This is a predicted structure of a 374-nucleotide RNA (Bacterial RNase P class A) from Flexivirga sp. The gene name in the source record is rnpB. The source organism's lineage runs through Bacteria, Bacillati, Micrococcales, Dermacoccaceae and Flexivirga.

């Protein structure tokens, strides 16, 4: 000093003038005024999970149906986090893996290739048989050693051994299944023996297995206030219409109404509504997520939906021009002048914890590799 990794944090600052939406406090009989505080994010966004709370008669069986899917821990809880623990890549910090089960079954494996799963003869290697112009040619049979297709060809090298070949057969390797040993909590790892010569992928494909899931959602729900006009068909009151317990069945409950067609009426008020699994510091526990325990801090609640708009001065970015300074002489660095931009992606709707996408520009940190210097 140059390449990289990971992580955390800012995303304009400051003043004046007009504006808006809630809160106090004052004045008023009201309508309203005045004062005084307070008012978007790191992602409010997507609405993809997962709670809190709220209703549905505490929601019981069975089959379906949807989720998760290495292990062990966090948490209110999650498909989140954190540690490990296996495969991959990487020189290395560190990345990525929708990571149960393919010797239960069934399906699928383009395109090339002969042939893709109880394998397979295009070349070519061997051997018989007929022809031969003696180079070979054709036919029948053996062979997966060796080319060739391919993502993938039914272990790998070597040797016996054969007409040639072949786990046929033997040595060593690599897998796999047992079983003992050792070490971990576990997922797993280390080691030793024994077997059969070796049984391809793919389960984000049906399926198996283990564990979870009762619906609906703040337009949940409450309570005031107020408006209206009923009518036709059809079906039922215990032989029971409809209806609530996510679907279907069983099973229970409620039960004098229901369905459709057609007209007619509301769409206001108020609570739910915002201080909560809460931020921040400091100590103990823990590799770490996180806990505990003391201090200290907060003021958004709109509903045709407030947080805006304009100025000035500043920081930060960029054009130029000047002076200065260094050398490699056409760049740099440092000081002023002036001109431009005046921010990015984006905006709260019950509330909270993640993921997951978008973000001009900026700052800080840990660590690695590599190259110099002491």
């Nucleotide at each position: 000093u140059g390449a990289g990794u990971c992580g955390g944090c800012c995303g304009g600052g400051c003043g004046g003038u007009c504006g808006c939406g809630g809160c106090c406090c004052g004045a008023g009989c009201g309508a309203u005024c005045g004062g005084g505080g307070c008012g978007a994010g790191g992602a409010a966004a997507g609405u993809c999970c997962g709670g809190a709370c709220u209703c549905c008669g505490a929601a019981g069986g069975g089959c379906a149906a949807g989720g998760u899917g290495g292990u062990g821990g966090c948490u209110a809880a999650c498909g989140g986090c954190c540690a490990c623990c296996c495969g991959g890549g990487g020189u290395g910090a560190c990345c990525c893996g929708c990571g149960g089960g393919a010797a239960a079954g069934u399906g699928c494996c383009a395109c090339a290739g002969a042939g893709a799963a109880c394998a397979g003869a295009c070349c070519g290697c061997c051997u018989c048989c007929g022809g031969u112009u003696c180079g070979c040619c054709g036919g029948g049979g053996g062979u997966a050693a060796g080319g060739g297709u391919g993502a993938a060809a039914c272990g790998g090298u070597g040797g016996u051994g054969u007409a040639a070949g072949a786990g046929a057969c033997c040595a060593c390797c690599a897998g796999c299944a047992c079983g003992c040993c050792a070490g971990g909590c576990g997922a797993c790892u280390g080691g030793c023996g024994u077997g059969g010569c070796u049984g391809g992928g793919u389960a984000a494909a049906c399926c198996c297995c283990a564990c979870c899931u009762g619906g609906a959602g703040c337009a949940a729900g409450a309570u005031c206030a107020g408006a209206c006009a009923g009518c036709g068909u059809g079906u039922g009151a215990c032989c029971g219409a409809g209806g609530g317990c996510g679907g279907c069945c069983c099973g229970u409950c409620c039960g004098a109404g229901c369905a459709c067609g057609c007209g007619g009426g509301u769409a206001g008020a108020u609570c739910g509504c915002u201080g909560g699994a809460g931020g921040c510091c400091a100590c103990c526990g823990g590799c770490a997520a996180c806990g505990g325990u003391g201090g200290u801090c907060c003021u958004a609640g709109a509903u045709g939906g407030a947080u805006g708009a304009u100025c000035g001065c500043c920081a930060c970015g960029u054009g130029u021009c000047c002076g200065c300074c260094g050398c490699g002489u056409g760049c740099g660095g440092c000081g002023g002048g002036c001109g431009c931009c005046a921010u990015a992606c984006a905006a709260a709707a019950u509330c909270c914890g993640g993921c997951u996408u978008a973000c001009a520009g900026g700052c800080c940190g840990g660590c690695u590799c590599a190259u110099c210097c002491a």
Overview:
The coordinates come from a structure-prediction model, not an experiment, and the mean pLDDT is 75.